[in-house]
């Protein structure tokens, strides 16, 4: 140092159910009771504080990923902190722009990354359903990583 195993703790596209659907018993019953099931697939995301706001991209499927309630890492203002860029260079102040610690930007080109479903296997369940492995496959974005050229300043110092 690497790799495997267990245990604890965290986990926030997360949490929860009083509606709607669906199943089970009893019920003469399409009722009514109890009971249980269902109710978001990943990828991306956090510097602090204060307001505002219905908080980003696609996947599947088209019979519900309905609807509802809290949350909340998004957007926007405002303020504080750090970072980067602006001047031949470096240091200091003052501005502006953008930015979050891998800490400048849009723009053009080129590459790169999912899960679930679906298939196949095994388990749970009376039943809705549900849980586990498996080998693959597809995605977008304000995401990552590269390329070229491009954009936007004053002072004062000290160097070249």
């Nucleotide at each position: 140092u690497a790799a495997a195993c267990u245990u604890u703790u965290u986990u926030a596209g997360c949490g929860c159910c009083u509606g709607c659907c669906c199943c089970g018993c009893a019920u003469a019953a399409u009722u009514u009771g109890c009971g249980g099931g269902c109710a978001a697939c990943g990828a991306g995301g956090u510097g602090g504080g204060a307001g505002g706001u219905u908080a980003u991209c696609g996947a599947a499927a088209u019979u519900a990923u309905c609807g509802g309630c809290g949350g909340a890492u998004g957007c926007c203002u405002c303020u504080c902190c750090g970072u980067u860029c602006c001047c031949c260079u470096c240091u200091u102040u003052g501005g502006g722009a953008a930015u979050g610690u891998u800490a400048c930007g849009a723009c053009u080109c080129c590459g790169g990354c999912a899960a679930a479903u679906a298939c196949a296997a095994g388990g749970g369940g009376u039943a809705a359903c549900c849980c586990u492995u498996g080998g693959g496959a597809c995605a977008a974005a304000u995401u990552c990583g590269g390329a070229a050229g491009c954009c936007a300043c004053a002072a004062a110092g000290a160097g070249u």

A computed fold for a 160-nucleotide RNA, annotated as glmS glucosamine-6-phosphate activated ribozyme aptamer. Its Rfam family is "glmS glucosamine-6-phosphate activated ribozyme aptamer". Rfam's curators write: This entry contains a glucosamine-6-phosphate activated ribozyme that is found in the mRNA for GlmS. GlmS is an enzyme that uses fructose-6-phosphate and glutamine to generate glucosamine-6-phosphate. Gene Ontology terms of the family: catalytic activity and regulation of gene expression. It was read from a public genome assembly, where an Rfam model found it.